[in-house]
Molecule: SAM riboswitch aptamer (S box leader)
Organism: soil metagenome
RNA sequence: UCUUAUCGAGAGCGACCGAGGGACUGGCCCUUUGACGUCGCGGCAACCUCCCUGGCGGGAAGGUGCCAAUUCCAGCGGGAUCACACGAUCCCGGGAGAUAAGG
Repeated sequence: UCUUAUCGAGAGCGACCGAGGGACUGGCCCUUUGACGUCGCGGCAACCUCCCUGGCGGGAAGGUGCCAAUUCCAGCGGGAUCACACGAUCCCGGGAGAUAAGG
C1' cells in the first nucleotide's frame, strides 16, 4: 500500500508522571476531584488458532485487539418530514478512520 470482514453490544482498579486528550477540521465533550501516556494487576470480546461435531453449532483462550460518550456527532451525495427563508430532525449510500485476517 491492496483485498475482505466488522465497527448501536461488552469490559477498570492501583502506582508513576503532570497538561493536555478524544486520528484530521468544526461542534460537543473528558480533564489538576489528575486527563493523555507508561507500568502492574484485572476484565471484555472471539478475527486468527486449538478441541468437539455429519452439519448447524458448542467449548478453550495461545497470537492480536479492546476496556468515557454509536467510530462521541457531523464533514461528500441523495431522500423523507417541518419551515417564507436561514435551517432542524430522521433515513440510505459513500468517504475518512480503527481492528483483524490475508496478499